[in-house]
Context: one part of a larger RNA
RNA sequence: CUGGGUGUAAAGGGUGCGCACGCGGGGCACCCAGUCGGAUGUGAAACCCCAUCGAUCAACUAUGGAGUAGCAUUCGAAACUGUUGCUCUAGAGUCCAGGAGAGGCUGUCGGAAUUCGUGGUGUAGCGGUGAAAUGCGUAGAUAUCAGGAGGAACACCAGAGGCGAAAGAGGACAGCUGGAUGGGUACUGACGGUCAGGCACGAAAGUGUGGGGAGCAAACAGGAUUAGAUACAGUGGUAGUCCACGCCGUAAAGGAUGAAUGCUGGCUGUUGCCUAGUUAGGGGGCAGUGGAUAAGUAAGAGCGUUAAGCAUUCCACCUGGGGAGUACGAUCGCAAGGUUGAAACUA
Numbered sequence: 001c002u003g004g005g006u007g008u009a010a011a012g013g014g015u016g017c018g019c020a021c022g023c024g025g026g027g028c029a030c031c032c033a034g035u036c037g038g039a040u041g042u043g044a045a046a047c048c049c050c051a052u053c054g055a056u057c058a059a060c061u062a063u064g065g066a067g068u069a070g071c072a073u074u075c076g077a078a079a080c081u082g083u084u085g086c087u088c089u090a091g092a093g094u095c096c097a098g099g100a101g102a103g104g105c106u107g108u109c110g111g112a113a114u115u116c117g118u119g120g121u122g123u124a125g126c127g128g129u130g131a132a133a134u135g136c137g138u139a140g141a142u143a144u145c146a147g148g149a150g151g152a153a154c155a156c157c158a159g160a161g162g163c164g165a166a167a168g169a170g171g172a173c174a175g176c177u178g179g180a181u182g183g184g185u186a187c188u189g190a191c192g193g194u195c196a197g198g199c200a201c202g203a204a205a206g207u208g209u210g211g212g213g214a215g216c217a218a219a220c221a222g223g224a225u226u227a228g229a230u231a232c233a234g235u236g237g238u239a240g241u242c243c244a245c246g247c248c249g250u251a252a253a254g255g256a257u258g259a260a261u262g263c264u265g266g267c268u269g270u271u272g273c274c275u276a277g278u279u280a281g282g283g284g285g286c287a288g289u290g291g292a293u294a295a296g297u298a299a300g301a302g303c304g305u306u307a308a309g310c311a312u313u314c315c316a317c318c319u320g321g322g323g324a325g326u327a328c329g330a331u332c333g334c335a336a337g338g339u340u341g342a343a344a345c346u347a
Base pairs, nucleotide, nucleotide: 004318005317006316012315014201015200016199017198023192025088026087027086028085029084031082033081034080035077036076037075038074039073040072041071042070049065050064051063052062054060091191092188093187094186095184096183098181103177104176105175106174107173108172109171110154115149116148118146119145120144121143125136126135163168206247207246208245209244210243211242215241216240220236221235258314259313260312261311262310263309265293267291268290269289270288271287272286273285274284275283296303297302321346322345329340330339331338332337
């Protein structure tokens, strides 16, 4: 390299959009570039193969013959791929009137709870633990009542439920806005699928500037525990957590399962839409989302129409462990660091 693979053994890019490349539905016609066939030329000799000859045989050697991919020219074939033209509607999209949804952005509003401050009642404890202590409290705490401030999160509903490309998203209302889906079947007529580079999005933590700061809480401090205790449990507590505008670009970013299309059994739940009907139970279609299974598959456990089954197209990735996701270089970043990514050596 080929082969073989990628849920769990090494291996699916975190996710999407998408140029180039490679791939692509039915019919008719044309061309003949690919493809296939014939002819001619070329394809040195040696070598290989066949026949014969010479060394006593053989290796070896000599003579003759056959064969030869490819290339060029030329004559044909027209199924397939391709070019071009016409056409079709099953793929794809548009249109019409619907229902569902924590999809996104912005604004306004709400109640419960924690904390703080004010006032009232009230008196000696409160808090915390395995047990304690640090801590708070006679300058009146804890408890309780009233009214106030402020920030963050939204109990019940809530569901193996719904939505989103993923990350994710849950109080209510309003405005703006994206997508999917059932029905109608009017329109376009292959307009498609995938996608190296590229562009965009991307939890948490971190970072820059300016705000905000109730609760929680890395770091840190005191008290405990302990042989020690730079921990676990406890009392405090700063970054941070929140907002605006930038950066970072990583996660067990997991379904550890790339995207798309077609084919291949039934059973049982559930969500949305549509529907025939009805003797009130339920049934059918489409699109999702779960469970247990047939065939098949798999090393097995398992997967099983939402495949890890059977096929096709495109992309990404793997090739023993450690060294190492390190070094060097390049590139991106304010930094932290990210991306790309070895070798010596070793067992």
Model confidence (mean pLDDT): 88 of 100. A computed fold for a 347-nucleotide part of an RNA from an uncultured bacterium, annotated as small-subunit ribosomal RNA, central domain. The full RNA is in RNAcentral, with records from ENA and SILVA.